A computed fold for a 342-nucleotide part of an RNA from Sympodiomycopsis kandeliae, annotated as large-subunit ribosomal RNA, domain IV. The RNAcentral record of the full RNA draws on ENA. The gene name in the source record is rnl. Model confidence (mean pLDDT): 81 of 100.

Context: one part of a larger RNA
RNA sequence: UGCUUGUGAAGGAACUCGGCAAAUUAUAUCCGUAAGUUAGACGAUAAGGAUAUCCGAACAUUUUAAAUUGAAAUGCCUAGGAAAAAUACAAAUAAGGGCUGCGACUGUUUACCAAAAACACAGCAACUUGCUAAGACGAAAAGUACUUGUAUAAGUUGUGAGCUCUGCCCAAUGCCACAUAGUAUAAAUAAAAUGAUAUUUCUAGAAAUUAGUCAUUUUAUGAUGCCGUGGUGAAUGGCGGUUUUAACUAUAAGGAUCUGAAAGUAGCAAAAUUCCUUGGCCAUUAAAUGUGGUCCUGCAUGAAUGAGGUAACGUGGCCCUGCUGUCUCCACAAGCAUCUCA
Repeated sequence: UGCUUGUGAAGGAACUCGGCAAAUUAUAUCCGUAAGUUAGACGAUAAGGAUAUCCGAACAUUUUAAAUUGAAAUGCCUAGGAAAAAUACAAAUAAGGGCUGCGACUGUUUACCAAAAACACAGCAACUUGCUAAGACGAAAAGUACUUGUAUAAGUUGUGAGCUCUGCCCAAUGCCACAUAGUAUAAAUAAAAUGAUAUUUCUAGAAAUUAGUCAUUUUAUGAUGCCGUGGUGAAUGGCGGUUUUAACUAUAAGGAUCUGAAAGUAGCAAAAUUCCUUGGCCAUUAAAUGUGGUCCUGCAUGAAUGAGGUAACGUGGCCCUGCUGUCUCCACAAGCAUCUCA
């Protein structure tokens, strides 16, 4: 000097991004326990308080011996008294409370820098599917799981307990249905033209198979599709400008106008979303870019890409009490290591 520990005057978070680390708390019995709430074995071991060793009359109960008294035990272990006064602790063993964001919860996750607000979840909703089901695997007319299941089922997608709710738009994209008018075709079929061409028989240039087969070109028919009509948002998604107006000013219930498929409803809001911004006001502090409440001027909130609010639980932010070497400001002690000398 470093490491691992221990103790500490006065103060007590002044440390620091941040109480990180340490300290506090911790056991049993008895008492006592708020707001809130989904009414509960919730919150809750809330919080908070007392007791803990030894002796111990009296009183009460019981047993026994006995004969009207003795002995013993138990309960309260009280009144009272005592001590070495730290009387739960060898080890192990909760610090508590208030406000608020997010996620309902238990659970899962980046083996080796992230445990979370991410994933999952029960619940909710939509779509597909009538069984040789849909969707999936597979080179497959095989076969397989789903399933020895059958719509209260199976698959896919979104949201994410429960509570209050979930607005407008079908113009675009997608999907579904209808329609067969138009349009362009695939495979395939038919016809025509052109070209090529075999085998058999015998009288050897004729016949038969043969209205044949093959190739190319042209024409016609021809499903789905596109186009057309309608529907569909818990489908992909979207949800405006300008201008004017009330007897101070300001504001604009109202009016006018343009565009559009419709012009953002309820709710919430400087928010995990707010650039300007350390927004304005209030509370908290001696002092606050913090936190909470409120306002709304929402750069660029908004309803299952869910909206709002929620007890319990977890986690992030802020604050209070207690506590402490985190700090003011370091000191001492024990052990180990290192260095110098012997």